[in-house]
Molecule: Fluoride riboswitch aptamer (crcB RNA motif)
Organism: Thermoanaerobacter sp.
């Protein structure tokens, strides 16, 4: 540079990844909460796993 072919189904739910599973977006769904100069909880929306992190206890 020509040519064929195909437009998958996808994103998102306050910090990682994954599987299942709700629910919600496409004019988007989302971006936590308090008594906020400052504190607080948690890596799930849920629910099992792994990984960081935090607390106690054993060795």
């Nucleotide at each position: 540079a020509u040519a064929c072919c195909a437009u998958a189904a996808g994103g998102c739910g306050a910090u990682g990844g994954a599987g299942c599973u709700c629910g919600c977006c496409a004019u988007a769904a989302a971006u936590g909460c308090g008594g906020a100069a400052c504190g607080c909880u948690g890596a799930u929306g849920g629910c099992u796993c792994c990984u960081a992190u935090u607390a106690g206890g054993a060795g």